Description:
The prediction has a mean pLDDT of 81. Transfer RNA from uncultured Eubacterium sp., 66 nucleotides, folded computationally. The RNAcentral record of the sequence draws on MGnify. NCBI's taxonomy places the organism under Bacteria, Clostridia, Eubacteriales, Eubacteriaceae, Eubacterium.
[in-house]
RNA sequence: CAUUAGCUUAGGUGGUUAAAGCGCUCAACUUAUAAUUGAGAGAUCAAAGGUUCAAGUCCUUUAUGU
Numbered sequence: 001c002a003u004u005a006g007c008u009u010a011g012g013u014g015g016u017u018a019a020a021g022c023g024c025u026c027a028a029c030u031u032a033u034a035a036u037u038g039a040g041a042g043a044u045c046a047a048a049g050g051u052u053c054a055a056g057u058c059c060u061u062u063a064u065g066u
Stems, first nucleotide, its partner, number of pairs: 001065003006022004015053001024040005046062005
């Protein structure tokens, strides 16, 4: 310094339901597959505690990686 979905990454000054790409599932299309199009599932944000009306975001400790 980093840790957010299976992987790669966003997430302003703390504020409504945590977002996208790839991947996955289903459907359409096709003789079939791929590609393409549409829809859907999937993250209590590394762990614990604290501050606050409210924490992915601020503070402390711990764990892992560099």